Notes: Model confidence (mean pLDDT): 81 of 100. Predicted 3D model of a 74-nucleotide RNA (transfer RNA) from a Bacteroidota bacterium. The RNAcentral record of the sequence draws on ENA.
[in-house]
RNA sequence: GCGGAAGUAGACAAAUUGGUAAAGUCACCUCAUUCAAACUGAGGAGUGUAAAGGUUCGAUUCUUUUCUUCCGUA
Numbered sequence: 001g002c003g004g005a006a007g008u009a010g011a012c013a014a015a016u017u018g019g020u021a022a023a024g025u026c027a028c029c030u031c032a033u034u035c036a037a038a039c040u041g042a043g044g045a046g047u048g049u050a051a052a053g054g055u056u057c058g059a060u061u062c063u064u065u066u067c068u069u070c071c072g073u074a
Stems, first nucleotide, its partner, number of pairs: 001073007010026003019057001028044005050066005
């Protein structure tokens, strides 16, 4: 250089032949429990779909360009 895959909250991660409100686990906060803590149980919060455009009534999903990471190839 060429080809392919991926990018979703602090971490992991689901959902796509476009459909309303983006699941879940851990972490975090509050309460219960405890002498206190851990464990456990209940509840709660979060400017989260790499960036910018395009298509559409509607985009995490389709599409264009760019960025980053990984794999293959000479």